Annotation
A computed fold for a 347-nucleotide part of an RNA from an uncultured bacterium, annotated as small-subunit ribosomal RNA, central domain. Rfam family: Bacterial small subunit ribosomal RNA. Its mean pLDDT, the model's own confidence on a scale to 100, is 85.
Context: one part of a larger RNA
């Protein structure tokens, strides 16, 4: 490097947007870069291939073609590229309708812990496998009124939805963003993918400033235990929550790149649309989600139109286990650490 792979064996980037590159619908004319014949000139060493020889054979080796490189000349015009020139199916636009936890800011509201006040009561209360530690006669648990404060938003709730992907969940307004369906009025290939690049990125952590009801790393105090730096109780701090800014990682999973064609049926459920109908029900279509299943695929498991089937295009990636995702180096980053990534030795 070919090759072969990449759901669980090593292998899909966390996600998008896009830059160079790759690749690229249908018809017309031209052009002759590639690309195909043909001549011709150079350079022609061995190897290969066929042939006929030479060493008793053979391996070896000897000749003759022939393959094979560049160059110049003449053709051809299918196919790839250039140029023009059209076309609507693929892309977008526009008109109409439509579901949604889609985003971002502000405003609201009930329910619940917790604290605080006042009344009503009193001796417990609390927790556990059984205590205890802690809270109570300075009146606690319990119970009723009020009140203050912050987080989360029962039921609906659904293998329901929406997002690129992380992720969204009370109700209201404002701004917003991208899907779907129908329509066929305009554009007419404008398209897919994307090395670099930039953007977005749970949840922990980090700067500053706020904020803290509950929960709770740490830490303490009780128990367990041989022990018990834990699982169990009782407390309790960063921290969780806002605001900006920084980290850029996950089992970031569907462990399954991205697009696009094509390949049996069933059966739900969530959104459109057309038929039929008063209207359920019912046919049919497009778009999402799940289940089952055939050919196929598969090493099995299992997948199976939302393929891991058949096929194209472009990215990542992967090549024994261990050392190591460790060292150096370099870039990022306030640090914490992140990306990039060996090797000696060993099996």
């Nucleotide at each position: 490097c070919u090759g072969g792979g990449u759901g669980u064996a090593a292998a899909g980037g966390g996600a998008g947007c896009g830059u160079a590159g790759g690749c690229g619908g249908g018809g017309a004319u031209g052009c002759a870069a590639g690309u195909u014949g043909a001549a011709u000139g150079u350079u022609u060493a061995a190897a290969c291939u066929a042939u006929c020889g030479g060493c008793u054979c053979a391996a070896c080796u000897g000749a003759u073609a022939g393959u094979c490189g560049c160059g110049u000349u003449c053709a051809a015009a299918a196919c790839u590229g250039c140029a023009u020139u059209u076309c609507u199916u693929g892309a977008g636009u526009g008109a109409a309708g439509u579901a949604g936890a889609g985003g971002u800011a502000g405003g609201c509201g009930g329910a619940a812990u917790u604290c605080c006040u006042a009344g009503u009561g009193u001796a417990g209360c609390g927790g556990u496998g059984a205590a205890a530690u802690g809270c109570g006669u300075a009146g606690a648990u319990a119970u009723u009124a009020g009140g203050a404060g912050g987080a989360a938003c029962a039921c609906c709730a659904g293998u329901g939805g929406c997002g690129a992907a992380g992720g969204c969940g009370g109700c209201c307004u404002a701004c917003u963003g991208g899907g779907c369906u129908u329509u066929a009025a305009c554009u007419g290939a404008c398209g897919c993918u994307g090395a670099g690049g930039c953007u977005c990125g749970a949840a922990a952590g980090c700067g500053u400033g706020g904020g803290u009801a509950g929960c709770a790393a740490a830490c303490a105090g009780g128990a367990u235990u041989a022990g018990a730096u834990a699982c169990c109780c009782u407390g309790g701090u960063a921290g969780u929550c806002c605001a900006c800014g920084c980290u850029g990682u996950a089992a970031a999973c569907g462990a399954u790149g991205a697009u696009u064609a094509c390949u049996a049926g069933g059966u739900g459920u969530g959104g459109g649309g057309g038929g039929a109908u008063c209207a359920a029900c019912c046919c049919u279509u497009c778009c999402g989600u799940g289940c089952c299943g055939c050919a196929g695929u598969u090493a099995a498991c299992a997948c199976a139109a939302u393929a891991a089937g058949u096929a194209a295009u472009c990215c990542a990636c992967c090549u024994g286990g261990g050392g190591a995702g460790u060292a150096c180096g370099a870039c990022c980053g306030c640090a914490a650490g992140g990306u990039u990534g060996a090797a000696a030795c060993u099996c």